This is a predicted structure of a 131-nucleotide RNA (FMN riboswitch aptamer (RFN element)) from Rummeliibacillus stabekisii. Of the family's consensus pairs, 97% are formed in the model. Rfam family: FMN riboswitch aptamer (RFN element). Rfam links the family to the GO term FMN binding.
Order: sequence, then structure tokens, then C1' cells
RNA sequence: UUUGUCCUUCGGGGUCGGGUGAAAUUCCCAAUCGACGGUGAUGAAGUAAUUCUAAGCCCGUGAGCCUUUUUUAGGCAGGAUUUGGUGAGAAUCCAAAGCCGACAGUAUAGUCUGGAUGGGAGAAGGACGUA
Repeated sequence: UUUGUCCUUCGGGGUCGGGUGAAAUUCCCAAUCGACGGUGAUGAAGUAAUUCUAAGCCCGUGAGCCUUUUUUAGGCAGGAUUUGGUGAGAAUCCAAAGCCGACAGUAUAGUCUGGAUGGGAGAAGGACGUA
């Protein structure tokens, strides 16, 4: 360094202000947020090898429900990007304009309350073994 089992810890943000109304943080105006892994034409360090870093809407994962046997495994439901620029090349750069957001409750909710002091993609560290 590879890989297996186990243990510990960590592991999600957000309605300012106004309008209508009997009633809305749910509608309207406006505001505001962006989990995890991958990819990578970003940026930084280095002579270099290389390292760190970079996507809500490109690929995938996670929350709810069902079956199963707690685990495990399987299934279902649930989302979104264009235009212009540069360039050999843009789904990630730059600019602009858009769009999206589980379930239950309630005046229709990404943001409130609740299941949840839960679960969790995964991350870090450690123990023992393995090549």
C1' cells in the first nucleotide's frame, strides 16, 4: 500500500419585509437555502511527478411506503437548464435568464410543525486479519 471483519466519532441549510383574507411564515409580490459519492477545460502549491480544491438542475446515492426475517435483500413513489461568450473541446469555466425540492398536518409549505433525542448516503480515526 491492497483487501476483509469489527469498533468509535462525525454526518443538512433556509421566509427579512409587504399585500389579500375571518383564517396563509402555505396564496400573491418579494426574500432565502443547496446533503453524500463520482466526473471534471476551475483556482492554488510545486522545477516536475503530483497534491489540494471546483456541479442543487451531468451520472448515481440518501429521507417515505410495501414485501421479506431484526439485519440483509428486492420493489414502488418522489426533482430541476437553457441562451450567449471563450475555446480544439463546455453537462462543470465566465455572463445572463430560468427551473427544482419526500411524506403527514394546516388556507395550497424546499423554508413552519410532526414522525425525528430517529434513520441515513457517506466521512474520519482505530483494532485484528489478509495479499